[in-house]
Context: one part of a larger RNA
This record gives sequence, C1' cells and structure tokens, in this order.
RNA sequence: CUGGGCGUAAAGCGCAUGUAGGCGGCUUGUCAUGUCAGAUGUGAAAGCCCACGGCUCAACCGUGGAAGUGCAUUUGAAACUGGCAGGAUAGAAUAUGGGAGAGGGUUGCAGAAUACCAGGUGUAGAGGUGAAAUUCGUAGAUAUCUGGUAGAAUACCGGUGGCGAAGGCGGCAACCUGGACCAAUAUUGACGCUGAGAUGCGAAAGCGUGGGGAGCGAACAGGAUUAGAUACCCUGGUAGUCCACGCCGUAAACGAUGAAUACUAGGUGCAGCGGGUAUCGACCCCUGCUGUGCCGUAGCUAACGCGUUAAGUAUUCCGCCUGGGAGUACGGCCGCAAGGCUAAAACUC
Repeated sequence: CUGGGCGUAAAGCGCAUGUAGGCGGCUUGUCAUGUCAGAUGUGAAAGCCCACGGCUCAACCGUGGAAGUGCAUUUGAAACUGGCAGGAUAGAAUAUGGGAGAGGGUUGCAGAAUACCAGGUGUAGAGGUGAAAUUCGUAGAUAUCUGGUAGAAUACCGGUGGCGAAGGCGGCAACCUGGACCAAUAUUGACGCUGAGAUGCGAAAGCGUGGGGAGCGAACAGGAUUAGAUACCCUGGUAGUCCACGCCGUAAACGAUGAAUACUAGGUGCAGCGGGUAUCGACCCCUGCUGUGCCGUAGCUAACGCGUUAAGUAUUCCGCCUGGGAGUACGGCCGCAAGGCUAAAACUC
C1' cells in the first nucleotide's frame, strides 16, 4: 500500500458562500500525457532460486544458468484517461407567465390583558398555601365603575400546516428585499459536483456605551418546610429579559443521520402548483411535479429500527473516530472580560 468505521457503542464541522485541489454526462476528429505491447542498453560482486560438482554427509564452498518487479532509449497500439479542435442537448443556468408562504429589514397602527396614577361607589378584610406566615389594608385596601399613562407580548385562526442554509420566524397595513415551486415554450451549450484554507451568518446566557423598564425574574432579603434546608412552596426583589450600535461564537446548534447524483414494491394522509374526465358550475374520479408525515416490500442492521425524505444498491468530494489522562497542560491565534479555537505528553489499563 491493501484492509474497518461514524442514527443510539468512539466518530458528520452549528449552517452556508466559495479559493486551491479532487472528481465530472453524450458525440466526431486529432495528439500520444497516463496506459498497453515489442526491441536494445543497463540493472557490479556476494545473496535468493535452479542444475551439476568439492570437503565421508550436512552446514559450508565452487562452476554455470535463471531471475532481477526498475530505469533510459527506441518502434508501435489508440479502447479508456488526459490535451487540443469541432458538434449536440438529457446536467446546469437564463428569459416569459402564474399562484403559495410566521423568509428577511424599516416605519406606522390596533385590540385584549397586566401594572401604576387620578377620581367615584363601598367597608373590613385582602392575598397566599398542603396548612400557614412574611406581605398589603381603617392614612380606606381587596372588589367595582370612569378616565389617563407605560412597557412587553400578540388569545382564537393554528394544523406531525407553511417559510428559511442553519440559528430561527406568528396581530394588522405600507414600503424595500432574498429564495423555492408549477406550466408551456425559447435561449446559452457541460457553464457541473464537492470543497483543505478563507469569509459570512449563527438560540440562550454574558460583555461595552446610551436608552427603556409593565410583567417575569438569577443574585439577595424575609416567611414557611425540615434533624438541617445556603433548595423545592410563599411574599418581595436587583441585574437581566426590551430597543439602538458594537462584541462574544458557544448549545442535547439533534433527524444525535455531511453535500451531490443515479437506481431499487407498494399503501395512506397533509400542503403548493398543474393536466385529464365530468358538469351549467363546484364536488367526485384518474393523473404529473415539488415539499412534508405515517405504515410497509426487498435489502440493510448487534439489536432497536431504517426502508424512493434509506440507515438499501453504487459513484464523487469533504469532515471525523481508535480506552482513561483530556477537549486538559504548554505554546500560538482571537476576545474588554467571561472565555473560545487549535491541541499534546508522562503515567495508567
């Protein structure tokens, strides 16, 4: 070198864009890079292998032969790979017409609820719990009505429904804007796939500056419970949660399942866009593409299970795994910090 794996045993980067590189559909011609065949030269001796021989045998030794996968030169082959030139359209992309959507950003508006403030009615309780107490209330609470202010979140619709690469996205309207899907043609003509580095995005918490602060609520205080209770329960409550700008860059960032392509029984739901049939029309029925679920054949799997949305059958490219020590030490890079990324060894089994 060959040879094993990555849903749950160790192992898929959180996700994307994309550089180098690797890989790449059909067809014609040509070259001959890889590839294949022949020839020549070389490939020291010893050794290995074969034959014969010498020490009484053997080890050992001698003679001859073979081998020497390699390299160079040269003559050819042209299927495959590659280079060059040409052609085509099944991959890819663009144009046209549609409908769907919590996709993203900005601005404005709305109603319910909550809290607070002011006023009216009204009187002794309210609140809270397993039971209580801390707490609030005769300086008039709770309850109820009217008015006002504030911030945050958008009940019902709402759905294994939709959209997004992932994180994620849910009131209404306007403006700006990304992507996917369907239909019928047209255009370009392999323009493709993956992607080391790199770059960007990236929940929550946390950090910086300035705002905001209703509710909730780490820390903290008190009341309970308890043997104790630095908890679970209760009453309060600061950071925070919200906004703008800038950092952080991590999660059970999960489908614990990388991306792309092709092939391999079906059945049944949902969503988007079509076609046919039918009808006055809408249903019904049949059917295509895309997405999203459930069940299941072959096959796979240690089993569980997966099963055209594969964990089946194959190909290409990337990432990763190999007991603990340890995702640690040291060093480097990044960060305001918290810390993150990269990443060992001794020793042990």